[in-house]
Model confidence (mean pLDDT): 81 of 100. The RNA shown here (transfer RNA) has 71 nucleotides and comes from Candidatus Giovannonibacteria bacterium RIFCSPHIGHO2_01_FULL_43_140. The source organism's lineage runs through Bacteria, Bacteria candidate phyla and Candidatus Giovannoniibacteriota. RNAcentral holds the sequence, with entries from ENA. Its Rfam family is "tRNA". By type it is a transfer RNA. RNAcentral records the identical sequence in 6 taxa.
RNA sequence: GCGGGUAUGGUUUAGUGGCAAAAUGAUUGCUUCCCAAGCAAUAGAUCGGGGUUCGAUUCCCCGUACCCGCA
Numbered sequence: 001g002c003g004g005g006u007a008u009g010g011u012u013u014a015g016u017g018g019c020a021a022a023a024u025g026a027u028u029g030c031u032u033c034c035c036a037a038g039c040a041a042u043a044g045a046u047c048g049g050g051g052u053u054c055g056a057u058u059c060c061c062c063g064u065a066c067c068c069g070c071a
Base pairs, nucleotide, nucleotide: 001070002069003068004067005066006065007064010024011023012022013021018054026042027041028040029039030038047063048062049061050060051059
């Protein structure tokens, strides 16, 4: 330099053109003599920009970061 892939709460993963889900973690409360465990609630995310569309996390293009291969 060329090609391919990935990017979703703090972390690990789902997911789909129409309200973004779960686990874990965080905070608060209940429970307990205390801790742990358990239960409930709350907050927290679609890598950035543009395009298509009534509507984009999803489709298309460019860029960024990482991974793989070729040179």